Context: one part of a larger RNA
RNA sequence: GGAUGAACGCUGGCGGCGUGCUUAACACAUGCAAGUCGAACGAACCUUCGGGUUAGUGGCGGACGGGUGAGUAACGCGUGAGAAUCUGCCCUCAGGAGGGGGAUAACGGCUGGAAACGGCCGCUAAUACCCCAUAUGCCGCGAGGUGAAAUGAAUUUCGCCUGAGGAUGAGCUCGCGUCUGAUUAGGUAGUUGGCGGGGUAAAGGCCCACCAAGCCUGCGAUCAGUAACUGGUGUGAGAGCACGACCAGUCACACGGGCACUGAGACACGGGCCCGACUCCUACGGGAGGCAGCAGUAAGGAAUAUUGGUCAAUGGACGAAAGUCUGAACCAGCCAUGCCGCGUGAAGGAUGAAGGUCCUCUGGAUUGUAAACUUCUUUUAUAUGGGACGAAAAAAGGGUUUUCUAACUCAACUGACGGUACCAUAUGAAUAAGCACCGGCUAACUCCGUGCCAGCAGCCGCGGUAAUACGGAGGGUGCAAGCGUUAUCC
Numbered sequence: 001g002g003a004u005g006a007a008c009g010c011u012g013g014c015g016g017c018g019u020g021c022u023u024a025a026c027a028c029a030u031g032c033a034a035g036u037c038g039a040a041c042g043a044a045c046c047u048u049c050g051g052g053u054u055a056g057u058g059g060c061g062g063a064c065g066g067g068u069g070a071g072u073a074a075c076g077c078g079u080g081a082g083a084a085u086c087u088g089c090c091c092u093c094a095g096g097a098g099g100g101g102g103a104u105a106a107c108g109g110c111u112g113g114a115a116a117c118g119g120c121c122g123c124u125a126a127u128a129c130c131c132c133a134u135a136u137g138c139c140g141c142g143a144g145g146u147g148a149a150a151u152g153a154a155u156u157u158c159g160c161c162u163g164a165g166g167a168u169g170a171g172c173u174c175g176c177g178u179c180u181g182a183u184u185a186g187g188u189a190g191u192u193g194g195c196g197g198g199g200u201a202a203a204g205g206c207c208c209a210c211c212a213a214g215c216c217u218g219c220g221a222u223c224a225g226u227a228a229c230u231g232g233u234g235u236g237a238g239a240g241c242a243c244g245a246c247c248a249g250u251c252a253c254a255c256g257g258g259c260a261c262u263g264a265g266a267c268a269c270g271g272g273c274c275c276g277a278c279u280c281c282u283a284c285g286g287g288a289g290g291c292a293g294c295a296g297u298a299a300g301g302a303a304u305a306u307u308g309g310u311c312a313a314u315g316g317a318c319g320a321a322a323g324u325c326u327g328a329a330c331c332a333g334c335c336a337u338g339c340c341g342c343g344u345g346a347a348g349g350a351u352g353a354a355g356g357u358c359c360u361c362u363g364g365a366u367u368g369u370a371a372a373c374u375u376c377u378u379u380u381a382u383a384u385g386g387g388a389c390g391a392a393a394a395a396a397g398g399g400u401u402u403u404c405u406a407a408c409u410c411a412a413c414u415g416a417c418g419g420u421a422c423c424a425u426a427u428g429a430a431u432a433a434g435c436a437c438c439g440g441c442u443a444a445c446u447c448c449g450u451g452c453c454a455g456c457a458g459c460c461g462c463g464g465u466a467a468u469a470c471g472g473a474g475g476g477u478g479c480a481a482g483c484g485u486u487a488u489c490c
Base pairs, nucleotide, nucleotide: 001490002489003488004487006486007485008484009483010482013342014341015340016339017338018337020334021300027297028296030295031294032293035060036059037058040057041056043054044053045052046051067253068252069251076178077177078176079175080174081173082172085170086169090166091165092164093163094162095161096160098132099131100130101129107122108121109120110119111118112117137146138145139144152158179225180224181223186216187215188214191213192212193211194210196208197207198206228250229249230248231247232243233242234241235240255276256275257274258273259272278289279288280287281286306332308331309330310329314328315326316325317324318323345376346375347374348373355367356366357365358364359363381427382426383425384424385423386422390417397410398409399408400407401406434479435478436477437476438475439460440459441458445474446473447472448471449470455462456461
């Protein structure tokens, strides 16, 4: 000198765009953050008889999106390769959907419990479940074995099953790179390898039985400490050094620990079970909970915001669609926290006014063109009026082409932000300057007070009676809606 997710002191006019718990991965009141489909199903209720609403069964989605960085020195990440794999929804191609069955929730009855939640009996449906058949599939050298479906709905669209391929996503393996310590030198028994099996979507001590005695290590094993990693960011001429907030990619975690279930995908933040700590309810028998989602509260701290609006756009889930949901997102609010921009007036104006300060004091210097005064402007401010872009699509409707799919076209609908930005008119210099410093480094000097006191100080050092170094004043210098200080990095 530059930089910061900064804080503190003094000060503070406006706008645009960003950023905003770095500490306690501490504890959380309250609300919201994941639903959707009645065109799968039975039923109940309402009905203008067109239809509508819904608890339950069922389907898809709750594995995305959002948060945090505790753990992790690791194939975790980065980069480059690889083979023994899976992949819902989506796309392409090929083929198929024949026949039958038994339940169960809802509901009704009885009943237990304070509640959470149940129990028994009875009835019923399905795109829920099961059986038979069939097969381009799979296993097998072969014989043979095994193995699907919902004609549901219908006007089409939409769905179901099997096989092959694609796309996307994911799992796995390896080479290289990836902090500090030797005042850590030996470590390791499923350990290292083999054979056989189990298990998995898949290779593999991943697991197991047996066999062998290996494997890693001074090119640093093991142990200990610290740490999410990267693209990047800061600085620097570069080499490098330091960092990893925001944004983007990956990983890990979801009160602490463990476990599996379902599923294409989880060992699952707002699913389940168990143990533990904590909090709450209780009729004492027993139950409920998990903000490292968005707001917000308490605490900690030098320190970090609103219990806001809208689904209008973009994106996501579901749905044939209308649409519903979406604290993702888009916006608004707060904070000079940062960067950028603008303003606080411009021109003229010497009696060089008054006042202040200083001096060599009848006088002069300086403040200083500064003020007054004259002329002008109106960014900004205030008031009034007009007033957006972001939104033209999708869907539904009409039309044209078309076997279907689809394409084109017409008219109409939709804005949270917001009566905001912006524009116009009017008024009037009107509404707007501070902070630090002035001994040298380092731009900027005098007076008064104090008298090794009070105090200053980044280093050198100032202060003991003439202090340009302390405190005040006048003047000056530097930055400027900021200026200084502190902390940290280069």
This is a predicted structure of a 490-nucleotide part of an RNA (small-subunit ribosomal RNA, 5' domain) from an uncultured bacterium. The full RNA is in RNAcentral, with records from ENA. The coordinates come from a structure-prediction model, not an experiment, and the mean pLDDT is 85.